[in-house]
Predicted 3D model of a 75-nucleotide RNA (transfer RNA) from a sheep gut metagenome. The coordinates come from a structure-prediction model, not an experiment, and the mean pLDDT is 81. Its Rfam family is "tRNA". The family's RNA type in Rfam is transfer RNA. Gene Ontology term of the family: triplet codon-amino acid adaptor activity. The RNAcentral record of the sequence draws on MGnify.

RNA sequence: GCGCCCAUAGCUCAGUCUGGAUAGAGCAUCUUCCUCCUAAGAAGAGGGUCGGACGUUCGAAUCGUCUUGGGCGCG
Numbered sequence: 001g002c003g004c005c006c007a008u009a010g011c012u013c014a015g016u017c018u019g020g021a022u023a024g025a026g027c028a029u030c031u032u033c034c035u036c037c038u039a040a041g042a043a044g045a046g047g048g049u050c051g052g053a054c055g056u057u058c059g060a061a062u063c064g065u066c067u068u069g070g071g072c073g074c075g
Base pairs, nucleotide, nucleotide: 001074002073003072004071005070006069007068010027011026012025013024020058029045030044031043032042033041051067052066053065054064055063
C1' cells in the first nucleotide's frame, strides 16, 4: 500500500443479508414484593440519537461514499 471482518445500553451480544418507523435480550444498577435478616426467587424502572460525517429514500442501526479505532490476511 491492497483486501476482508468487527464497532449497537455500564458489560456480553442479537437485529443488518431482505429498509418500515416506539431499537431489543441476558448480566449488572435502582425500587417494590417475599423472608426474622441475608441469599435465592418474583414484579417493575432507569439507562442508546446503533464509532463519526455526508448522501440515497416518504422512511436508514440496516443501502452508498469518505473517515476513526481494533483484528486478520497478502505484498